Large-subunit ribosomal RNA, domain IV from Selaginella bryopteris, 343 nucleotides, folded computationally. Rfam family: Bacterial large subunit ribosomal RNA. Rfam links the family to the GO terms structural constituent of ribosome and ribosome. The coordinates come from a structure-prediction model, not an experiment, and the mean pLDDT is 88.
Context: one part of a larger RNA
RNA sequence: CUCGGGAGAAGGAACUCGGCAAAUUGACACCGUAACUUCGGGAGAAGGUGUGCCCUCGUUACGUGAACCGCGCACGCGGGGAGCGGAAGGGGGUUGCAGAGAAUCGGGGGUAGCGACUGUUUACCAAAAACACAGCACUCUGCUAAGUCGCAAGACGACGUAUAGGGAGUGACACGUGACCAAUGCGGAAAGGUGAAAGCGUUGGGUGCAAGCUCAGCGUCUAAGCCCCCGUGAAUGUCGGCCGUAACUAUAACGGUCCUAAGGUAGCGAAAUUCCUUGUCGGGUAAGUUCCGACCUGCACGAAUGGAGUAACGACUUCCCCGCUGUCUCAACCAUGAACUCG
Numbered sequence: 001c002u003c004g005g006g007a008g009a010a011g012g013a014a015c016u017c018g019g020c021a022a023a024u025u026g027a028c029a030c031c032g033u034a035a036c037u038u039c040g041g042g043a044g045a046a047g048g049u050g051u052g053c054c055c056u057c058g059u060u061a062c063g064u065g066a067a068c069c070g071c072g073c074a075c076g077c078g079g080g081g082a083g084c085g086g087a088a089g090g091g092g093g094u095u096g097c098a099g100a101g102a103a104u105c106g107g108g109g110g111u112a113g114c115g116a117c118u119g120u121u122u123a124c125c126a127a128a129a130a131c132a133c134a135g136c137a138c139u140c141u142g143c144u145a146a147g148u149c150g151c152a153a154g155a156c157g158a159c160g161u162a163u164a165g166g167g168a169g170u171g172a173c174a175c176g177u178g179a180c181c182a183a184u185g186c187g188g189a190a191a192g193g194u195g196a197a198a199g200c201g202u203u204g205g206g207u208g209c210a211a212g213c214u215c216a217g218c219g220u221c222u223a224a225g226c227c228c229c230c231g232u233g234a235a236u237g238u239c240g241g242c243c244g245u246a247a248c249u250a251u252a253a254c255g256g257u258c259c260u261a262a263g264g265u266a267g268c269g270a271a272a273u274u275c276c277u278u279g280u281c282g283g284g285u286a287a288g289u290u291c292c293g294a295c296c297u298g299c300a301c302g303a304a305u306g307g308a309g310u311a312a313c314g315a316c317u318u319c320c321c322c323g324c325u326g327u328c329u330c331a332a333c334c335a336u337g338a339a340c341u342c343g
Base pairs, nucleotide, nucleotide: 002337005334006333010329011328014327019324027051028050029049030048031047036041038172052094053093054092055091056090057089062085063084064083068079069078070077071076095099107322108321109320110319112317113316114314115313119131120130135170136169138167139166140165141164147156148155149154173309175307178239179238180237183236184235185232186231187230188229192227193226194225199220200219201218202217203216204215205214206213207212240258241257242256243255244254267301268298279295280294281293282292283291
């Protein structure tokens, strides 16, 4: 110097990306316990007090239940209380530095984000806000179901039958879920347009004695598809610009104009989204690029690619506080092992 361990003066997070690590807390009984809440919770909330031993109430309460007695054929039932076990609690006393005397054995509180929750996951760098989930809604499927595997036979679906099964989406719950069908997709549609081969009609070529075979042109007829038309958003998706205007200023309820399929509604908003940006104001600090509450100028939120809330829950993420500490000021010490020196 190093590994793991121990105790620590004064201070107590000043350490650090961050209290990482360590320390604190810890059992049982009693007292007591907030906001909020889906009335279940939150809650072991928080915060306190007690705990040994001896005597006594005390031959305690309570438990167990012998001998013996009665009824009875018997099984058994009733009485009986010996002996044994034995609290909680009250009173008094006593003792150590210390009585849950060791060991086992929650630190706590507040705020915000995300995900409702218990679960699942990158075997060997990620456990999460990712996946799943109950619930919600869309769509397909009438049974030889749809769908899936297989060349087939056949099988699963299912020995099920639309309160069932498949697919894709969202993700408890409470509240709500706006506009656009122009594009793309899907569904529908006895018309019309286009539309291959074959067929038919016709013209011509090759070959053959001929029947015929065969090739080409033109015409006709014509399936699906496409065009066309209608519908459809919890289908893929999309949801504007410029100019002017109020008796301070500023702003613009109001007006004009261009474009569009329609121009973003409710709610939320510097956000896990804000470039400018450490936006501005307020709070917390002596001092706060983080945090919380507001504002709205949303570079580039927005409604099941879900919107905004939410009790409970979380080895999740953020900020603050109490307690606690060698994380630190700032380093020193104790004992063990290894390294190291000698043999």